[in-house]
RNA sequence: UGAGUGGAGAGCUUGAUCCUGGCUCAGAAUAAACGUUGGCGGUGCGCCUUAUGCAUGCAAGUCGAACGGAGUUACGGUCUUCGGACUGUAGCUUAGUGGCGAACGGCUGAGUAACACGUAAGUAACCUGCCUUAGAGCGGGAAACAACUCCGAGAAAUCGGGGCUAAUGUCCCAUGUGGUAACCAGACACAAGUCUGGUUACUAAAGUCUUCGGGUGCUCUGAGAGGGGCUUGCGUCCGAUUAGCUUGUUGGUGGGGUAACGGCCCACCAAGGCUAUGAUCGGUAGCUGGUCUGAGAGGAUGGUCAGCCAGAUGGGGACUGAGACACGGCCCUAACUCCUACGGGAGGCAGCAGCAAGGAAUUUUGGGCAAUGGGCGAAAGCCUGACCCAGCGACACCGCGUGAGGGAUGAAGGCCUUCGGGUUGUAAACCUCUUUUCUUGGGGAAGAAUUCUGACGGUACCCAAGGAAUAAGCCUCGGCCAACUACGUGCCAGCAGCCGCGGUAAUACGUAGGAGGCGAACGUUAUUCGGAUUUACUGGGCGUAAAGGGAGCGUAGGCGGUUCUUCAAGUCAGGUGUGAAAUCUUCUGACUCAAUCAGAAGGCGCCAUCUGAUACUGGAGGACUUGAGAGCAAUAGAGGGAAAUGGAAUCCCCAGUGUAGCGGUGGAAUGCGUAGAUAUUGGGGAGAACACCAGUGGCGAAGGCGAUUUUCCAGGUUGUUUCUGACGCUGAGGCUCGAAAGCGUGGGGAGCGAAGCGGAUUAGAUACCCGCGUAGUCCACGCCCUAAACGGUGGACACUAGAUAUGGGAGGUAUCGACCCCUUCCGUGUCGAAGCUAACGCUUUAAGUGUCCCGCCUGGGGAGUACGGCCGCAAGGCUAAAACUCAAAGGAAUUGACGGGAGACCGCACAAGCAGCGGAGCGUGUGGUUUAAUUCGAUGCUACACGAAGAACCUUACCAGGGCUUGACAUGGCAGCAGUAGAAAUCCGAAAGGAGGACGACCUGUAUCCAGUCAGGAACUGCCACAGGUGCUGCAUGGCUGUCGUCAGCUCGUGCCGUGAGGUGUUGGGUUAAGUCCCGCAACGAGCGCAACCCUUGUCCUAUGUUAAAUUCUCAUGGGAGACUGCCUUGUACAGCAAGGAGGAAGGAAAGGAUGACGUCAAGUCAGCAUGGCCUUUAUGUCCUGGGCUACACACACGCUACAAUGGGUGAUACAGAGGGUUGCCAAGGAGCGAUCCGGAGCCAAUCCCACAAAAUCAUCCUCAGUUCGGAUUGUAGGCUGCAAUCGCCUGCAUGAAGUCGGAGUUGCUAGUAACCGCAGGUCAGCUACACUGCGGUGAAUACGUUCUCGGUCUUUGUACACACCGCCCGUCACGCCGUGGGAGCUGGCAACACCCGAAGUCGACAGGCUAACCCCGACUUGUCGGGGAGGCAGUCGCCUAAGGUGGGGCUGGUGACUGUGACGAAGUCGUAACAAGGCAGCCGUACGGGAACGUGUGGCUGAAUCACCUCCUUU
Repeated sequence: UGAGUGGAGAGCUUGAUCCUGGCUCAGAAUAAACGUUGGCGGUGCGCCUUAUGCAUGCAAGUCGAACGGAGUUACGGUCUUCGGACUGUAGCUUAGUGGCGAACGGCUGAGUAACACGUAAGUAACCUGCCUUAGAGCGGGAAACAACUCCGAGAAAUCGGGGCUAAUGUCCCAUGUGGUAACCAGACACAAGUCUGGUUACUAAAGUCUUCGGGUGCUCUGAGAGGGGCUUGCGUCCGAUUAGCUUGUUGGUGGGGUAACGGCCCACCAAGGCUAUGAUCGGUAGCUGGUCUGAGAGGAUGGUCAGCCAGAUGGGGACUGAGACACGGCCCUAACUCCUACGGGAGGCAGCAGCAAGGAAUUUUGGGCAAUGGGCGAAAGCCUGACCCAGCGACACCGCGUGAGGGAUGAAGGCCUUCGGGUUGUAAACCUCUUUUCUUGGGGAAGAAUUCUGACGGUACCCAAGGAAUAAGCCUCGGCCAACUACGUGCCAGCAGCCGCGGUAAUACGUAGGAGGCGAACGUUAUUCGGAUUUACUGGGCGUAAAGGGAGCGUAGGCGGUUCUUCAAGUCAGGUGUGAAAUCUUCUGACUCAAUCAGAAGGCGCCAUCUGAUACUGGAGGACUUGAGAGCAAUAGAGGGAAAUGGAAUCCCCAGUGUAGCGGUGGAAUGCGUAGAUAUUGGGGAGAACACCAGUGGCGAAGGCGAUUUUCCAGGUUGUUUCUGACGCUGAGGCUCGAAAGCGUGGGGAGCGAAGCGGAUUAGAUACCCGCGUAGUCCACGCCCUAAACGGUGGACACUAGAUAUGGGAGGUAUCGACCCCUUCCGUGUCGAAGCUAACGCUUUAAGUGUCCCGCCUGGGGAGUACGGCCGCAAGGCUAAAACUCAAAGGAAUUGACGGGAGACCGCACAAGCAGCGGAGCGUGUGGUUUAAUUCGAUGCUACACGAAGAACCUUACCAGGGCUUGACAUGGCAGCAGUAGAAAUCCGAAAGGAGGACGACCUGUAUCCAGUCAGGAACUGCCACAGGUGCUGCAUGGCUGUCGUCAGCUCGUGCCGUGAGGUGUUGGGUUAAGUCCCGCAACGAGCGCAACCCUUGUCCUAUGUUAAAUUCUCAUGGGAGACUGCCUUGUACAGCAAGGAGGAAGGAAAGGAUGACGUCAAGUCAGCAUGGCCUUUAUGUCCUGGGCUACACACACGCUACAAUGGGUGAUACAGAGGGUUGCCAAGGAGCGAUCCGGAGCCAAUCCCACAAAAUCAUCCUCAGUUCGGAUUGUAGGCUGCAAUCGCCUGCAUGAAGUCGGAGUUGCUAGUAACCGCAGGUCAGCUACACUGCGGUGAAUACGUUCUCGGUCUUUGUACACACCGCCCGUCACGCCGUGGGAGCUGGCAACACCCGAAGUCGACAGGCUAACCCCGACUUGUCGGGGAGGCAGUCGCCUAAGGUGGGGCUGGUGACUGUGACGAAGUCGUAACAAGGCAGCCGUACGGGAACGUGUGGCUGAAUCACCUCCUUU
């Protein structure tokens, strides 16, 4: 400076994260269809399915100026029997002959993977009617056939025979500018040839019209234009589970044939031709310009329009012609349809309309030749379903409209509501205005050139009038994705593109209101591209996510060191040609705009050709040495093959010694052994493997290789720089090697040891453990060819910090020498920088940075499976899908949780103790059962003497029965209301309740008092709102509570680290009861918890004080002091702390209580209370009586009393604390055996009372018994409370059960504790309290310790768990459904092959047959006949051949008893294989076995935990 104008993401795997990876969505498009809706116009488009079948009409005719007739009109003529006949001229019409056209136009896409198409060339190998142009010519003659006429056949279609006739129909002769063929000569040329000249032979014609000027036609030839034929380079889908194909095949020679080259065809000869750069075969498909999409590169597509091809019911064939092997021509064959007189005929809408069928689906049996174009004609003109128009269809694109302005009381109605309001909403109404559209009336085109001629069309357009008038829907509203509420429903009905909604408060279903989006449309479905960098050329990957071949050698191929010369293939530049038009882009113009149309310019990336450039690549030639190889000199090694040898151990045999066991295990048993084992000694034999050395040491390509010696073979490394001179790298196919297991044949067989047998274990145990033990393991030969064949990392080369160790060399330095030290090459490890990586990690041995080559991957499952093929003796290996199904599968890392992982620590967790429970009887609670009801809740720890600190009625919620209905209770409104409200007696009734109604009110005002009245209130009655509900939901909730747990934890701010989840802090070393404290530290601080602050007890001081006779004390109430590791010693890091000691009432938290972090358990409670929602309303409310909650074959839980002498009975005698008391506690005294009663003092309490504490102590009896133990049960007589005792408690007398210390198991407790003993209180009329809450009295034992059980805390590790191990999860079996493989077979389709038969037809042959022209001969009646030739026709034969038949195969479908397998499905059955060390570490290959997961053997791997050891690294 120029060109260039363009590329967006989201949801779903997880508790969370990053990555990989797939699925899905948002966009654009369509020849579309479907659903709902629908005003107008313009321009386009409209059978994608059955190339299925078609009624009817139309779609190709025209020319009388080529021809002979016929008909008809007008005007004549002749004749006339007046009916007419004949004839001329000029028109018109036309069946036939003839010419041209019909090969165009129109339709369709079946076939075709091909020179079919596209593009670029060639044709010196060709054709071309009509048209243009040029040259030359058009003389003479002849015979027929239609029409017509006569006869005949037939139902018809149609056909046959006789006769006449014209021509631009046909034939003969002449002429020959020319043309063609042969020969000769010359010129040119890219080979095959072209042109020019000469000689010989052959070869043409047609007329018609005329204004008489000519026009038009005809014949021969040259050129042109346009159109074709043929040939070639390049491009053009999928499959290798199609690898070999081909006999006219490939080529030659010679013929034939064609317009023309050619195996196109034929004869002969040769044996070729194609193919991994994919032949052949199979599948699919018309190709292109273009169209859609995309940033582009690409991908998909080929409808309309345009170019080419192909086809015309299926198949075959030729004829005519310039052109066809012919859509509206012919012949044959087949199928189908129609007519028929049954003899025979007719037909082909993939032309335009239209019909039927098919289908989700695609239009009128319209008008016109006015325009454009085509055929014929001299022309007029005729024909033209080409075309131009109209009709139908929102099918698509584009445009317009359904009104505009004003209008708040924010109307009504709807919906929501916290009841205040909000919203619909300026929206409507209403006022003013406009008329696009619409209706009516009037005018009215262009398209026509060229006189005439307009289907469209009275259309477009213009004018006037009328009147807001005629005109809005569809989808969506959980996220993606713009837009939210109510009601209904209740895992139902339904929605859903993905994720997912719905199980009673659904913004996700349905409806409504509202909102969002688009708008004459809107959604859905289908398909394509995009997003998807998800096939990656642009532009991906392969350690662990999918993906490196098990390893090497090597073919083709790909790639290739330094340098010189040359060529110019690639490459680059320029020119030329081409790239049809339309389309596309830009500009401009025409329809009012747009869509649409027109003009101009650009572009069309390709191809061909010419010229040039030569850096790079490539070709050719020359040189070089650094890559590679060789030589020489050294050198290490479990490198490979073969042979020989050796010792230790094991087992067996023999012999000796010796005696009862051995062996084996968690413990046992099977087994061996008195026929002498095991043990031990000696001798002999056999096979296999080679201890120590031995080492992240060595060697090898990998697999792999380990005693010693010999021998043969191979590779590496170092040094030297002597030789060759790029000889190299990689490597599809191919070949070779290839652990273990396994197979074949033959040996061998000690030990070990699949299978098998036995013993254990177990619910079972086809296992783990034990005892035996066969194949096998070993050798030789031959197969197999797979492994977690792994460094999960292909090979080669180059480059890119280091440190360190080790194996093998070389050099230097040093030394007498070795060692040490330094440098360097090759290997083997570890750590680590940059860099890379999703992270983990890798890092000169790369997973870094680059180059080259090969292999491989593309969601999970199905599946490394089926089928097919190849290999194998077999086992099996290699290659390798699909249907179907899921929305994931997966990698790395994070936080938790968990582990029959590890480490550290704590707790009455265990242990050590004491007392119990579990056995008995009784009490209470629960389950279960029962019942009219046995109301409800609580259900592992954390329900079960729990709610309930007290069910006879009440309580009470349950049941039965009887009542009430504004209600037992609250508030409000309206109306009524003085004999009102209330209410005695009496009646019914179980009561409630219902009747009844003597009597009989209250407050305020009028109003100062009284009475009455009035007004209002209260009360009452009726009605309306409503009340009420222990009805449901604790999984809608508040509040409260339990539990982990009084465990020591849980977090935050800032900073730092990490892509991120997250980490750090909070981990580490010590210490503590404690995340308590100290030290250290990329952390520094902080919060909630811990501790402390609070209360009680223990010591002291002090103040005050009722009671008491009094007081220092005791006691009560206040205030203080005291304890802090403060002091000493020891340990330690001298920080924190620990151990011991002193003093002290108390010592290391002095003891006890209250106090409960973040959270967990959808823990508990709707029945304490509150509360959303739902349900109920003469009942699920409420009242009453009675019953029930108290039942009773049973089971469990919590307790009481015991089983006795540490006791029981009797008697006597002591010592508390803390409480309670007026509807109460109740003294003294009295009565009773007693419960209790009488009584009434005192006390509202430091005063009085409950109230005697009991165990203990003393004395005595009992003497080990079912007892003077034990007290259940029962009888009976009483007492108390209460309306009531059937169901309460207490007392007396009598009765006197089980039980003699409790199985497995299990509970509490570490000091004033356990245990034992009593006392009090709350609730309460009374009591079932033996419960609970407190109080004191007496008053122990034990703790070595942390291995184990349980629970918890911290760190670490593994994990496939995250609803978090009560997790996850595997396989068989059974059932249902779906897909698929095999299958005796059965049944279709396709292409080919062999043989048979063979239509039409071309070509060929042919004795005989028929035959006008032309030629020859002959005859005569001289224009005829006869014979012959040439030609033609029919016929016959031959080759080829459509269709058909037969046959055996190939490929590919459908179906099939039965059967294999996979996927999915709700709570099915059996086990427990895997994930933690998953309870036997797992996995891979292989073999055997087993209901199943699986088990075992053998070899391998770590993708195993844990502990120890070795080695290495880092640091010191």
This is a predicted structure of a 1516-nucleotide RNA (small-subunit ribosomal RNA) from a Dehalococcoidia bacterium. Rfam family: Bacterial small subunit ribosomal RNA. The coordinates come from a structure-prediction model, not an experiment, and the mean pLDDT is 83.